């Protein structure tokens, strides 16, 4: 310096042809128990890494820029 991967809640990761963002774990409050674990209910928690750009519309297409790993040389 070239080339691929990847970057969504605390963490670990889904998201369909571009239509307006979700589980599962933790967390918080109830149930249930004498308690307390385990199971169940509600619930908070997001600038989708940054910035432009396309579009009526971006997590998703382009551009550039940072991170993290990987291959080359």
């Nucleotide at each position: 310096c070239g080339c691929g991967a990847u970057g969504u809640a605390g963490c670990u990761c889904a998201g369909u042809c571009g239509g307006u963002a979700g589980a599962g774990c933790g967390c918080a409050c109830g149930a249930c128990u004498c308690a307390u674990a385990a199971u169940c209910g509600u619930g908070a928690g997001g600038u989708c890494g940054g910035a432009g750009g396309u579009u009526c519309g971006a997590g998703c297409c382009c551009u550039c820029c940072c991170g993290u790993c990987g291959c080359g040389u």